The prediction has a mean pLDDT of 85. Predicted 3D model of a 329-nucleotide part of an RNA (large-subunit ribosomal RNA, domain IV) from a marine sediment metagenome.
Context: one part of a larger RNA
């Protein structure tokens, strides 16, 4: 020289860089004052300004002791809070220490919790709420080979198992497959049992009855799940409310969409930049969106993910001095 852990740095301020990481700015209290939006609770410490120290007068309210023949009063002492004007000193007066940078658009997941002890904290788990299925209590459900136990010394407003995930709007077709509940005159069906038949020896062969199960019928989708092709048509053009066909169990409705989803793709259009594969707003030509495998929104919250701007910086132009150590000599 370098490396650690600091300090400060003129001009310029994100030019740096996957990204403002990382510093750096804010910052305590006391007064003003505070937008959108909103479940009216919130957002909010919104944002943004002022003030803060020393010493003097002076107004006010008040604790308390005395005195005052007027006393819900007044007058003196000894406090304490609070304001107002004067003036002092410094760059600076929450002087160290302590102590939020801020707004804003979008996804996502309501929300305070939880989690991968030592690479992951999160959009995952989880939650109220909401659906559904099972169970009438010697329940259902688990645990045990059992005896028993747990649930619960509960009882359907109550316990079990599943999806879904605050709230606000809604939740659309399709039981042809599979699961699942219910019926079932009829059909099939074992072994027992009945009856017939049968040897050279083991033995056996027919018929009848007949239990679930299946077949059959019927319901169930907040069950598992699924939810088309292909012609032709309008007075430019282009598209097609209409019309044919072929086809299924039924043909994806309402919404939302280049999406945390779009392949082609950096679609196109705007807006935002000097330029944007980027955000965002809309378009729909959805490779392959779509309704509790919840769809769309959505205040408030998040060490979430992403754009922006404002302030702020050694992040960078561009490196430079210093502390205190390590190393080296």
């Nucleotide at each position: 020289a370098u490396c650690u852990a600091g300090u400060u740095a003129a001009g310029g301020g994100a030019a740096u860089u996957c990204g403002g990481c990382a510093a750096a700015u804010u910052a305590g209290c006391c007064c003003c004052g505070u937008g959108c939006c909103u479940u009216c609770g919130g957002u909010a410490u919104a944002a943004g300004g002022g003030g803060u120290c020393c010493c003097u007068g002076c107004u006010c309210u008040u604790g308390u002791u005395u005195c005052u023949g007027u006393a819900u009063a007044g007058a003196a002492g000894c406090g304490a809070a609070a304001g107002c004007a004067g003036g002092g000193u410094g760059c600076a007066a929450u002087g160290a220490c302590a102590a939020g940078g801020g707004a804003u658009g979008u996804c996502u997941g309501a929300c305070u919790g939880u989690u991968u002890a030592a690479c992951a904290a999160a959009a995952a788990c989880g939650u109220a709420g909401c659906c559904u299925u099972c169970u009438g209590c010697u329940a259902a459900g688990c645990u045990g080979u059992g005896a028993a136990g747990c649930u619960g010394u509960g009882u359907a407003u109550a316990g079990a198992a599943g999806g879904u995930g605050a709230c606000g709007u809604c939740u659309g077709c399709c039981c042809a497959g599979u699961g699942c509940g219910c019926g079932u005159a009829c059909u099939u069906u074992a072994a027992a049992c009945u009856c017939u038949c049968u040897u050279c020896c083991a033995a056996g062969a027919g018929a009848g009855c007949u239990a679930a199960g299946a077949g059959c019928g019927c319901g169930u989708a907040a069950a598992c799940g699924g939810c088309g092709g292909g012609a032709g048509u309008a007075a430019c053009u282009a598209u097609a409310a209409c019309u044919c066909u072929c086809u299924u169990a039924a043909g994806g409705u309402a919404g939302c969409g280049a999406a945390a989803u779009g392949c082609c793709u950096u679609g196109c259009c705007g807006u935002u930049u000097g330029a944007a594969u980027g955000a965002c707003g809309g378009c729909c030509u959805g490779c392959a969106u779509g309704a509790g495998u919840g769809g769309c929104g959505u205040a408030a919250c998040a060490a979430g993910a992403u754009g922006u701007c404002c302030g702020c910086u050694g992040u960078c132009c561009c490196c430079a001095a210093c502390u205190a150590g390590a190393a080296u000599c």
The RNAcentral record of the full RNA draws on MGnify.